[in-house]
Background: The RNA shown here (SAM riboswitch aptamer (S box leader)) has 102 nucleotides and comes from Litoribacter populi. The sequence was found by an Rfam model in a public genome assembly. The organism belongs to Litoribacter, within Bacteria. It matches the Rfam family "SAM riboswitch aptamer (S box leader)". Its family is annotated with regulation of gene expression in the Gene Ontology.

This record gives sequence, structure tokens and C1' cells, in this order.
RNA sequence: AGCUUAUCAAGAAAGACUGAGGGAAGGGCCCGUUGACGUCUUAGCAACCUGUUUGAAUCAGGUGCUAACUCCCAUUUCGGAAAUGCCGGAAGAAGAUGAGCC
Repeated sequence: AGCUUAUCAAGAAAGACUGAGGGAAGGGCCCGUUGACGUCUUAGCAACCUGUUUGAAUCAGGUGCUAACUCCCAUUUCGGAAAUGCCGGAAGAAGAUGAGCC
């Protein structure tokens, strides 16, 4: 990297270093020299797995996460409407994370 599967409306930031881009990709919209993104430290959150036979709770460990619903749309479909594309729902695709497999 690929395959399978579960979840994705909740939750949780300070400091140091660095310095111009970043939010996956197209469009939108947003964040950012009042320092974003990234790295490190400390702290926190909460889900999966393990410790642990069953159920619950706690604790510890592994991983994850700590702007915006996965930021929204983008494909199909259903309903509504003041009807050229707006509003709402469902599914799908893509993505992220965990666990398992190769």
C1' cells in the first nucleotide's frame, strides 16, 4: 500500500521552537504574522483493543483525538417549496480512526 469490519452531530489546549501557508482532492466557506500548519513538552478528552470467562464500574497499557457535523457541497434518491435550484431526509462514493487479515 491492499482487503474485511465497526464508528464518525458529543467531548477535550496551554507553553516552547519555527515562520506562510493551512483546512485530503475540485468548488464554496473558513483559519492564519494578534503567528495558523508543523515539531516537541505538558495537560486533557473519549472511542476501539488488551490486561479480564460473562455483565457493569474503576484502573493501567497500546492506538487515536483536542476550530468549524468528516467544515459544507460535490453522485443517486425521497419529500417540500415562493421552483433553474433553494430547504430537509436517506443511501452511496471518498476520507479518518480502531481492530483483524495478507